[in-house]
Molecule: small-subunit ribosomal RNA
Organism: Halospeciosus flavus
RNA sequence: AUUCUGGUUGAUCCUGCCAGAGGCCAUUGCUAUUGGAGUUGGAUUUAGCCAUGCUAGUCGCACGAGUUCAGACUCGUGGCAGAUAGCUCAGUAACACGUGGUCAAACUACCCUAUGGAGGAGAACAAUCUCGGGAAACUGAGGCUAAUUCUCCACAAGGCUCUCCCACUGGAAGGUGGAGAGCUGGAAACGCGCCAGCGCCAUAGGAUGUGACUGCGGCCGAUUAGGUAGACGGUGGGGUAACGGCCCACCGUGCCCAUAAUCGGUACGGGUUGUGAGAGCAAGAGCCCGGAGACGGUAUCUGAGACAAGAUACCGGGCCCUACGGGGCGCAGCAGGCGCGAAACCUUUACACUGCACGACAGUGCGAUAAGGCAACUCCAAGUGUGCAGGCAUAGUGCCUGCACUUUUCAGCACCGUAAGGAGGUGCUGGAAUAAGGACUGGGCAAGACCGGUGCCAGCCGCCGCGGUAAUACCGGCAGUCCAAGUGAUGGCCGAUCUUAUUGGGCCUAAAGCGUCCGUAGCCGGCCGUGCAAGUCCGUUGGGAAAUCCGCGCGCUCAACGCGCGGGCGACCAGCGGAAACUGCACGGCUUGGGACCGGAAGGCUCGAGGAGUACGUCCGGGGUAGGAGUGAAAUCCUGUAAUCCUGGACGGACUACCGAUGGCGAAAGCACCUCGAGAAGACGGAUCCGACGGUGAGGGACGAAAGCUGGGUCUCGAACCGGAUUAGAUACCCGGGUAGUCCUAGCCGUAAACGAUGCCCGUUAGGUGUGGCACAGGCUACGAGCCUGUGCUGUGCCGUAGUGAAGACGAUUAACGGGCCGCCUGGGAAGUACGUCCGCAAGGAUGAAACUUAAAGGAAUUGGCGGGGGAGCACUACAACCGGAGGAGCCUGCGGUUUAAUUGGACUCAACGCCGGACAUCUCACCAGAACCGACUGUAGUAAUGACGGUCAGGUUGACGACCUUACCCGACGCUACAGAGAGGAGGUGCAUGGCCGCCGUCAGCUCGUACCGUGAGGCGUCCUGUUAAGUCAGGCAACGAGCGAGACCCGCAUGCUUAAUUGCCAGCAGCACGCUUGUCGUGGCUGGGUACAUUAAGCAGACUGCCGUGGCCAACACGGAGGAAGGAACGGGCAACGGUAGGUCAGUAUGCCCCGAAUGUUCUGGGCAACACGCGGGCUACAAUGGUCGAGACAGUGGGACGCAACCCCGAAAGGGGACGCUAAUCUCCUAAACUCGAUCGUAGUUCGGAUUGAGGGCUGAAACUCGCCCUCAUGAAGCUGGAUUCGGUAGUAAUCGCGUGUCAGAAGCGCGCGGUGAAUACGUCCCUGCUCCUUGCACACACCGCCCGUCAAAGCACCCGAGUGGGGUCCGGAUGAGGCCGCGGCAACGCGGUCGAAUCUGGGCUCCGCAAGGGGGCUUAAGUCGUAACAAGGUAGCCGUAGGGGAAUCUGCGGCUGGAUCACCUCCA
Repeated sequence: AUUCUGGUUGAUCCUGCCAGAGGCCAUUGCUAUUGGAGUUGGAUUUAGCCAUGCUAGUCGCACGAGUUCAGACUCGUGGCAGAUAGCUCAGUAACACGUGGUCAAACUACCCUAUGGAGGAGAACAAUCUCGGGAAACUGAGGCUAAUUCUCCACAAGGCUCUCCCACUGGAAGGUGGAGAGCUGGAAACGCGCCAGCGCCAUAGGAUGUGACUGCGGCCGAUUAGGUAGACGGUGGGGUAACGGCCCACCGUGCCCAUAAUCGGUACGGGUUGUGAGAGCAAGAGCCCGGAGACGGUAUCUGAGACAAGAUACCGGGCCCUACGGGGCGCAGCAGGCGCGAAACCUUUACACUGCACGACAGUGCGAUAAGGCAACUCCAAGUGUGCAGGCAUAGUGCCUGCACUUUUCAGCACCGUAAGGAGGUGCUGGAAUAAGGACUGGGCAAGACCGGUGCCAGCCGCCGCGGUAAUACCGGCAGUCCAAGUGAUGGCCGAUCUUAUUGGGCCUAAAGCGUCCGUAGCCGGCCGUGCAAGUCCGUUGGGAAAUCCGCGCGCUCAACGCGCGGGCGACCAGCGGAAACUGCACGGCUUGGGACCGGAAGGCUCGAGGAGUACGUCCGGGGUAGGAGUGAAAUCCUGUAAUCCUGGACGGACUACCGAUGGCGAAAGCACCUCGAGAAGACGGAUCCGACGGUGAGGGACGAAAGCUGGGUCUCGAACCGGAUUAGAUACCCGGGUAGUCCUAGCCGUAAACGAUGCCCGUUAGGUGUGGCACAGGCUACGAGCCUGUGCUGUGCCGUAGUGAAGACGAUUAACGGGCCGCCUGGGAAGUACGUCCGCAAGGAUGAAACUUAAAGGAAUUGGCGGGGGAGCACUACAACCGGAGGAGCCUGCGGUUUAAUUGGACUCAACGCCGGACAUCUCACCAGAACCGACUGUAGUAAUGACGGUCAGGUUGACGACCUUACCCGACGCUACAGAGAGGAGGUGCAUGGCCGCCGUCAGCUCGUACCGUGAGGCGUCCUGUUAAGUCAGGCAACGAGCGAGACCCGCAUGCUUAAUUGCCAGCAGCACGCUUGUCGUGGCUGGGUACAUUAAGCAGACUGCCGUGGCCAACACGGAGGAAGGAACGGGCAACGGUAGGUCAGUAUGCCCCGAAUGUUCUGGGCAACACGCGGGCUACAAUGGUCGAGACAGUGGGACGCAACCCCGAAAGGGGACGCUAAUCUCCUAAACUCGAUCGUAGUUCGGAUUGAGGGCUGAAACUCGCCCUCAUGAAGCUGGAUUCGGUAGUAAUCGCGUGUCAGAAGCGCGCGGUGAAUACGUCCCUGCUCCUUGCACACACCGCCCGUCAAAGCACCCGAGUGGGGUCCGGAUGAGGCCGCGGCAACGCGGUCGAAUCUGGGCUCCGCAAGGGGGCUUAAGUCGUAACAAGGUAGCCGUAGGGGAAUCUGCGGCUGGAUCACCUCCA
């Protein structure tokens, strides 16, 4: 810049609103140097009220009088002016305004032009004088008097009637004019004068101003549809300057209205102003034009002009004076005051300018006007310094000093300026001197990942959103950004907004197509021709005020501002002339739109009548016997008075299977047995007729499922209701009954998800394929109203191109491209509610808001997650099969709880609980009681060779201690003490600030990328499908082709063999030695030589790959079986182990940010505690026994450990153990006797010879120490327990089970952890049922992701609203009474009287309407953690929703009809 940006989501596209950025106006916070200009300044609220002063006078050249030395002044009569100017915007929706016309229906003082004229006579009243009344205002009586004052007569002008000529103007004579006659009518100031002149009267014309009429234009509401009695017209009068029901009498009954009358609300209108690209939208304060008003009303006089408010009269309300009798006033003029409010100045100066009034002039007057003062009210302009040098310093463009320059402003002086001043201008002097703020800094949006404080507090925030201890968002500091004498805030308007769409939007699913049709007004309308010229177009004339706006030029120093010229003021109004394509109008013609007629055919089309059928129910008869019915399972219920069941019959009402179908008909609702009658519509065909007769359709009318309302009927079914179940409850779902209803007649109702969620009509735009109807053609034929194929028209489906769409999708049956008409929408909620009106018997329907509340609500699609959705696959932390356990007992151990001075802390489903390697006597140690000790470094003060600090005998104190106290001694210093900082240290806090490490998802098979492709996009594809695998493993297919991380491969162990090596291992063969006896070709001992065969050890290599065979499979991948082999399909067991998630665990292993403590939360010591014990839970051990216990005898391992150690062997002891002591830094020595097992004996089913808890006694070991609180030995004691409820755990082979051994911890201590070997089973070879995981698909209102979301009642608080007995007030209309006053008529000299009419105001009755208050009632909205349920979203656990009816604490439930905007499985049909 004709512009966007933030906000709905996990992300996306769209719809849609909210918010932000711009301009203008008003108020306001903070701040402020100067000048200029301005049409700025009590408009918004109270057209509320006003103290005081001023705002309209003038004329002596009209006249009278008074007075002065005089200029002059004063009072009155008279003339003109006072109807202007100024102020305000209450009223007014109207000829008020704007614009254009008209007056043949008018007036016009002062002014101009022209013509003519002014003869005669008379009178009164002011001032003044005399006398009164009254407080005053004012006023009464009598007397005098002038005039441009007033009156009378006359001549004119003028008016009316008649006759004649007829003429002129004009669009049109009812106009005007000429001549004659009659009637009527009756002007003037011969003033003033200075002698120039100024005036007076009549007529005609002009100018100015005013009045009246009229076309068109400009607000909202239909929840205002009918209004109107002087109302509409006529005749005749009255009245007016003038037309007219303006007014009156009589006559007629009209007049206005859907193109919005009437009524209600609001509002002065315009030029213009703000904004916008414009079209528009909003405004109309100020300036100009017009109108209206003057405290609220009514009326009138004078006058050319007023119904006048700086005139009068009266009424009303308010105020003031008063002598209570009566009077006075009207700032919406200028100042000023009060009130009201968010909101607005001085009680200034002058008539010098411009104007107005008067005047012959001079002049006088003017709060009009001019000029000043005040105000950041607006606009414009300027400044708050510039340069150089030096120094300091930073993260930085910073700070300081000095010198020089300039002077707008500032200060001083003089002159000009002006009515007077001021401002301003000019000149001189001085001096950087006197002059910068406001808002913002998370995003939008420009500028902080700075510091301090705070800790969901205080607060911020237009919107999104910040703040719960590391806040770029709060409050400060510093720094920065934007604008700048201003800058922000609040409210309003325009823009942004194509969110009112004329330009320029939409309506299948987002808000939105009336349930359907007919049809009035309106709008729109086929082909050809002629004419007219209303629309339209062209030309021309007049208007469209000025200011404003635009361009150019000029003038203030520039600019703002002003002036001049030109343009524009567009779409507007009027006159004249022209054109004739299009629209229109008139006329004539045509046939394609439309209609009519004819023909045969199709049809659940409508209405009426008649008939039929099966089923069902009831009753009767026969047969027959114990059950039937019902459900997930039951029960209520029926049945011995005979049910159910079989069978014959009668009655009854309802319904119409099969055919039957994306099939037919109808406008829609809807329509199905058969026949007849009556009626209607559509399609097709036609060489027939009419000739645009049409389309749509506001209002209006008709039809309109189910439910519902009045009368009948009642077989079934079945709201309500009654029972039975289910359940925590069950006003439901299920079951047994059952009323209304369901059916009919005549009416009413008028609504549905009345749906294709898609208004009607017309035209245009690729195809393919089904199916209904008609016509035509060809072929076949059984010759049938037959069959097949094709073409045309017309219906009805599916797929699909272009195109459209936010997408889903639509796509000749259009959601494409165009035309016509109607209806409807404008964020969500409140609400289809309230009020009003209309309709209805009622239920209710139609129309249809607002206050308030809210930042979203919503559509389509995407990825995930989820489902009491579907499909496929998998797993011993899944099931099934099997084995053994836990859950019961005693004990050990961990956790909770409780207790305690303390029982330190962490971890809490799997994935906390023999876990923190956590077996704690002290230590550990973090807890408790008590005692003691410690500050690097800096500053300030003090102390110290007159001896600091430190050490110490003894005594006291104490659990203990030169820690402290008493007393005394030793030592010899940049020290010590106190305070303020700052440190060391912290198992103090934060695992939700972190690193690292670990657990779990995961014994899973997934997670991604590049390029291409698809999609507006999020995303998709690849990664899907089929088969297969342990596996996204592999193969085949495919808009994908490749690749990476995972899987696999790899590494380690183990199982077989080979090679090499041979000490500390081994000893087959050879030799030797030693020992033993059964004396042998004996046995034993690797003891020695020697050897390296074997075992073993430890290095390398081989081996297994579906390689071979068969079968299946697609000639695949692969699966199954077999052979060989030590091992067979990953051999077995480990290690490693993706993208990520879980705010999982750990600040108490260490590390580490921040916070805290800092002489204590640091360090040390003594003692205690972590070990407590009514209880609850987890993990274990030992058992309950005979597959066993006890005793005796006998046999066989492997892993590991060892110098603060393992210890052979010998001795002592009953044993634990003790005393000596070889060897061993270890394939050498040692721990080191394995146990289950085998053999023999005994026990005999018992609380035991089972079981060993508990307790007593005596010993031993470690250690400073064994009481709290260790382990071992012996003797004695001998508890519970007889196989364990619900439930639950482990395990698929060398596994479970069972047996012991080693080791870690460790001074001492294993029921634990980690390893080792011995003995050694049972059962699946499956499945997806439970629990979970993976993939595909589907639904979703979930995304913190089902431990999700979410509905309604009730309870609490607040807010606005509705109803409301009544009550208070306003407006308006109608009527009655009183009635100021005006007008008219009559009488009268007058005063006045009588009659008529209008009539303010007051009182009063009623109608309509609006506002306020209100007991009580009602729903609505909002509000972190209230109550009851679980209605909806997944098949939401009874699919949901719509209409209707009934029921119920509540969401809701049930009946009837409808819809798919329903999941799932199966079948049929159609299509690809």